[in-house]
């Protein structure tokens, strides 16, 4: 320096808060239904709880089939409930390296863009070189030299030529449908052919996947004499078609409610071990139960200690002693889980 893991101050005392279970009592109730009090026992924020960027579980929307649109992903193989995540490999790039990053399908289907500068950016001659005649210009040839630019007939050398040019050859570079070898594959190497580019995170083409909305989902209950009038012919999927279905929508007037309970935590759960696998992960076995608030609980005070910093003393046998109204990170669950991204004082361990 790089990669990974652990931890996220500790102990004691006093007072306080929330939930679960048991027991006993008060109110309430058809009912341990709901609520409240006391005693005892037990439990009580995170590695990111953050971001809301992905994927799901779960709930509801009568729905089924076909087509279109729209969206997402994009090397190969594996893992996983799934994923845009993780693992291994390939290719490209950064780094001295350990490692890290990914704008990673297709430019040989079509369209489009590359400002300015420059002769010219799907094509061409500004300066220039050569040839001929001639007299200051004309005609023809060239793209090797110079200039412009992010990018200009692949780069260097030799031959050849009037002067040149992949025109020919040698050595390199790039691309490649079909060929050979290796590999499960992406690909790599070889041969052969070709040599005016880049952009698809421009439209597009190809492959795969996708109904919508979301715990403020949704359900039960209390309350109200709670509905009435008018209009539309549709509503049920983003659109179209077919099937099935008669429930739906808008406006006005009016009544009750903002209450209580559930959802609400036993989970694709955590940890350990044998085996399989390069790994991610996983068959099997064993142990454990680890918040559930509802304007939102887990806190306040006191003392001592730990770690860090500064200063002073001591010192090479000890890595210490003292002082400081010094500091001790990022930061709070709200249905749950798997990821990614971001923030992070101090300390410890492993490997390269």
């Nucleotide at each position: 320096g790089u990669g990974g893991g652990c931890c996220g101050g500790g102990u004691a005392g006093u007072c306080g808060c929330u939930c679960c279970g048991a027991u006993a009592g008060g109110g309430u109730u058809u009912g341990u239904u709901c609520u409240u009090u006391a005693u005892c026992g037990g439990a009580g924020a995170g590695g990111a709880a953050a971001g809301u960027c992905c994927g799901a579980g779960c709930u509801c929307c009568u729905c089924c089939g076909g087509g279109c649109a729209g969206g997402a992903u994009g090397c190969u193989g594996g893992g996983u409930a799934a994923c845009a995540c993780c693992c291994a490999g390939g290719c490209g790039g950064a780094g001295u390296a350990a490692u890290c990053c990914g704008a990673c399908g297709g430019a040989a289907a079509g369209c489009g863009c590359c400002a300015c500068a420059g002769a010219a950016a799907c094509a061409a001659a500004c300066c220039g070189c050569c040839u001929a005649a001639u007299a200051c210009u004309u005609a023809g040839g060239c793209a090797a030299g110079g200039g412009u630019g992010a990018a200009a007939u692949c780069g260097g050398g030799a031959g050849g030529u009037a002067a040149g040019a992949g025109c020919u050859c040698c050595c390199g570079g790039c691309a490649u449908a079909a060929c050979g070898u290796g590999g499960a594959a992406a690909c790599a190497c070889g041969a052969a052919u070709g040599c005016g580019g880049g952009c698809a995170a421009g439209c597009c083409c190809c492959a795969u996947c996708c109904g919508g909305a979301g715990c403020a989902a949704g359900g039960c209950u209390a309350a109200a004499u709670a509905g009435g009038a008018g209009g539309a012919a549709u509503g049920g999927c983003g659109c179209c078609c077919g099937g099935c279905u008669u429930a739906u929508c808008c406006u006005c007037c009016g009544g009750g409610u903002u209450g209580g309970c559930c959802g609400c935590a036993c989970g694709a759960g955590a940890c350990c071990c044998c085996g399989g696998g390069u790994a991610a992960c996983u068959u099997g076995g064993g142990u454990c139960c680890u918040a559930g608030a509802g304007g939102g609980a887990u806190g306040a005070c006191u003392a001592c200690c730990g770690c860090c910093a500064a200063g002073a003393c001591a010192a090479u046998c000890u890595a210490g002693u003292c002082u400081u109204u010094g500091g001790u990170a990022c930061a709070g669950a709200a249905c749950u889980c798997g990821g990614c991204u971001u923030a992070u004082a101090a300390g410890c361990c492993c490997a390269c």
Bacterial RNase P class A from a marine eukaryotic metagenome, 352 nucleotides, folded computationally.
The coordinates come from a structure-prediction model, not an experiment, and the mean pLDDT is 76.
The RNAcentral record of the sequence draws on MGnify.